The RNA shown here (FMN riboswitch aptamer (RFN element)) has 127 nucleotides and comes from Natronincola ferrireducens.

[in-house]
RNA sequence: AAAUACUUUCAGGGCGGGGUGAAAUUCCCCACCGGCGGUAACGUUUUAUACGAAGCCCGCGAGCCUUAGUGGCUGAUCUGGUGUGAUUCCAGAGCCGACAGUAUAGUCUGGAUGGGAGAAAGUAAAU
Numbered sequence: 001a002a003a004u005a006c007u008u009u010c011a012g013g014g015c016g017g018g019g020u021g022a023a024a025u026u027c028c029c030c031a032c033c034g035g036c037g038g039u040a041a042c043g044u045u046u047u048a049u050a051c052g053a054a055g056c057c058c059g060c061g062a063g064c065c066u067u068a069g070u071g072g073c074u075g076a077u078c079u080g081g082u083g084u085g086a087u088u089c090c091a092g093a094g095c096c097g098a099c100a101g102u103a104u105a106g107u108c109u110g111g112a113u114g115g116g117a118g119a120a121a122g123u124a125a126a127u
Base pairs, nucleotide, nucleotide: 004124005123006122007121008120009119010118016030017029018028019027031107032106033097034096035060036059037058038057042052043051044050055095056094063073064072065071077093078092079091080090081089099110100109101108
């Protein structure tokens, strides 16, 4: 130093204003938010073999189903520009968001003092 095993800790944000109504943080208008790993032409810098950078590209998690598995299902992006190369950069315009409850919920309440992709630290023996 890498790999292995174990332990500990950590690991999700957002309804503010107005309208209608008996009733809506649920509808309508304006708003607000974006888990984890990968990739990345951008950015930073001590100029690198560093660090950061995608909700809608790839994969995963949560959730649901199940004949209980090494099973199944599971959201959303285009246009223009530059370029050898970009669904990642720049500009513009869009779109999406489990289940249960309740006036129809990405933002409220609940399952959840739960689970968890994964991140960090420590310990162990051997190489």
Its Rfam family is "FMN riboswitch aptamer (RFN element)". About the family: The RFN element is a highly conserved domain that is found frequently in the 5'-untranslated regions of prokaryotic mRNAs that encode for flavin mononucleotide (FMN) biosynthesis and transport proteins. Its family is annotated with FMN binding in the Gene Ontology. The coordinates come from a structure-prediction model, not an experiment, and the mean pLDDT is 80. The RNAcentral record of the sequence draws on Rfam. The source organism's lineage runs through Bacteria, Bacillati, Bacillota, Natronincolaceae and Natronincola.